[in-house]
Order: sequence, then structure tokens, then C1' cells
RNA sequence: CGGUUGAAGGGGCAUACUCAUCGAAAGGUGGGGACGCAAAGCCUCCGGUCUAAGGGCGCCAGCGGCCUAGGAUAGCGGGGUUGCCGGA
Repeated sequence: CGGUUGAAGGGGCAUACUCAUCGAAAGGUGGGGACGCAAAGCCUCCGGUCUAAGGGCGCCAGCGGCCUAGGAUAGCGGGGUUGCCGGA
């Protein structure tokens, strides 16, 4: 340099959808189910995105509208932190 063969771990999580349930909603939880993920383990500190009960604005008999996170998303990134297998 070329060819052939091969170790460990051989497991974990769980998209969409669905059933039940909580929630105003976004979405969460449990069961089923896997699109995918080497952190798709955990944490909202930063940014993004989603929702708007409550609050505000305007309108107004009213319906309806707009703004707003203290709510949500860790499987949207960044960041923090912990871990598995192998090699050096």
C1' cells in the first nucleotide's frame, strides 16, 4: 500500500395516527403504534415558533377583530448538565 474478515454494545427513546384523560387553547399524561434520533436523557438561561384564558385597544344592541405570556414547545436552535459502547 492492497485484499479479506471481524470485536464490544447488541440496548434506549418514540413522529404521525389512534383510544382514554387534563387544559380556554397551544399542548400535556397514560395505553397502542413507529417517522426518525448517538443524547430525540434532564433543565426554559438566550433566541425562535405556537396558543390567548386573563388583561388592553377599538367597535358596539351584539357577533366578530387586533395586541399581549405569567402558558406551551427540550423531537426548533444555542447554552447548562448527566450518561452508554468502542478506540487512543
Predicted 3D model of an 88-nucleotide RNA (c-di-GMP-I riboswitch aptamer) from a Gammaproteobacteria bacterium. Of the family's consensus pairs, 95% are formed in the model.